RNA sequence: CUUCCCGUAGCUCAGUGGUGAGAGCGUCGGCCUUAUAAGCCGAAUGUCGCCGGUUCGAAUCCGGCCGGGAAGA
Numbered sequence: 001c002u003u004c005c006c007g008u009a010g011c012u013c014a015g016u017g018g019u020g021a022g023a024g025c026g027u028c029g030g031c032c033u034u035a036u037a038a039g040c041c042g043a044a045u046g047u048c049g050c051c052g053g054u055u056c057g058a059a060u061c062c063g064g065c066c067g068g069g070a071a072g073a
Stems, first nucleotide, its partner, number of pairs: 001072007010025004018056001027043005049065005
């Protein structure tokens, strides 16, 4: 320098155009227990990397940029 992949909750990830953006783990509160753990119930947490475009409608499609990774030279 070129090509490709990834960027979504504290972490790991799902969601590939349409009702409310979710799961597991974690955190907090409650129940249970002599107490802790386990178990059960509940709660909080996101400008979906940034900017622009397409569309009635974008996390999702397109372009640019930023960051991470892989391959090639």

This is a predicted structure of a 73-nucleotide RNA (transfer RNA) from a Gemmataceae bacterium. The organism belongs to Gemmataceae, within Bacteria. It matches the Rfam family "tRNA". Gene Ontology term of the family: triplet codon-amino acid adaptor activity. The prediction has a mean pLDDT of 81.